Context: one part of a larger RNA
RNA sequence: CUGGGUUUAAAGGGUGCGCAGGCGGGCCGGUCAGUCGGUGAUGAAAUGUCGGGGCUCAACCCCGGCGCUGUUGCCGAAACUACCGGUCUUGAGAGCGGGUGAGGUGACUGGAAUGGAUGGUGUAGCGGUGAAAUGCGUAGAGAUCAUCCAGAACACCAAUUGCGAAGGCAGGUCACUAGCCCGUUUCUGACGCUCAUGCACGAAAGCGCGGGGAGCAAACAGGAUUAGAUACCCUGGUAGUCCGCGCCGUAAACGAUGAUUACUCGGUCUUGGAGCUUGCUCCAGGGCCCAAGCGAAAGCGUUAAGUAAUCCACCUGGGGAGUACGCUCGCAAGAGUGAAACUC
Repeated sequence: CUGGGUUUAAAGGGUGCGCAGGCGGGCCGGUCAGUCGGUGAUGAAAUGUCGGGGCUCAACCCCGGCGCUGUUGCCGAAACUACCGGUCUUGAGAGCGGGUGAGGUGACUGGAAUGGAUGGUGUAGCGGUGAAAUGCGUAGAGAUCAUCCAGAACACCAAUUGCGAAGGCAGGUCACUAGCCCGUUUCUGACGCUCAUGCACGAAAGCGCGGGGAGCAAACAGGAUUAGAUACCCUGGUAGUCCGCGCCGUAAACGAUGAUUACUCGGUCUUGGAGCUUGCUCCAGGGCCCAAGCGAAAGCGUUAAGUAAUCCACCUGGGGAGUACGCUCGCAAGAGUGAAACUC
């Protein structure tokens, strides 16, 4: 390379948009590049193959036929692909009507809890644990009442629910904004699918500048435990956690399952919508159980891991190693790309 694969054995890119590229619906007409047929040229010799011959045979050698699957000129065919022209509506999109949700951004706002401040009541404990101690408290703590301040998160509703491309999204209200679904079949008329490079988004932690800081809490300190205890438990506690702007670009970024399209028994529950005969049908989503089929099995099974098609990504024994080197990116941390020797 061919072939075979990618839920769990090695292997689906974290996600989207999308240029190039690849692939692409029905009908009619045209062209004839691909394609197919005929014919000509070329396809050196050797090699191959068939027949014959020469060395006592064979290897080897000689002669003749064929072949050399390729390239190309000319003539022809027009089904398929392509191209050109026309046309269609089912793919795709738009319009109109109705609906849906923690989708996004910004602003405003609410109560509970926690911590603190001040004042009142009040007195000896509080706190914490397996038990304790460190710690707090007679300079009046803890408890309790009143007033005030601060930051962060939103109990119940809440669901096996919903929304989003993924990351992710939850008190309330308003503004702005994106999507999706159903109905209608009014319009455009293949405008589509996928996508290397690229661009954008991307949890947490981390980084830069400025703010904020209640609770929690790496580091750190102390108290315990223990043979030790650089831990688990306890008392404290700084970065951080929060906000604005800018970086980082990773993850068990998981359904460990790429996207799109078509096809293949049923049952049951549920979210949104439509129709009506009100419990049945249809569409879109979310679950469970199963037919066929698939699978090494576990299991998957119209939300496929079934049957097919197109495009992209990726795998090729374990360790060495996601390391070294080089390059790109980054303020750094590091990220991306990514070997070999050697060894089993």

The part of an RNA shown here (small-subunit ribosomal RNA, central domain) has 344 nucleotides and comes from an uncultured organism. Rfam family: Bacterial small subunit ribosomal RNA. Rfam links the family to the GO terms structural constituent of ribosome and ribosome. RNAcentral holds the full RNA, with entries from Greengenes.